[in-house]
RNA sequence: AGGUGAUUAACUCAGUUGGUAGAGUACCUCCUUUACACGGAGGAAGUCGUCGGUUCAAACCCGACAUCACCUA
Repeated sequence: AGGUGAUUAACUCAGUUGGUAGAGUACCUCCUUUACACGGAGGAAGUCGUCGGUUCAAACCCGACAUCACCUA
């Protein structure tokens, strides 16, 4: 320098042809226990990496950029 992949909650990851953003773990509250753990119920937490474009409508399609990993030279 060129190419490929990844970027979504604090963490690990889903999101099936564009139409209300989800799960598990962790966290908070309550129940259970003498108490803790386990278990049960509920809750909070996201400008979907950034900027722009297409569209009635974008996490999803297109472009540029950024970060990380790998490959080639």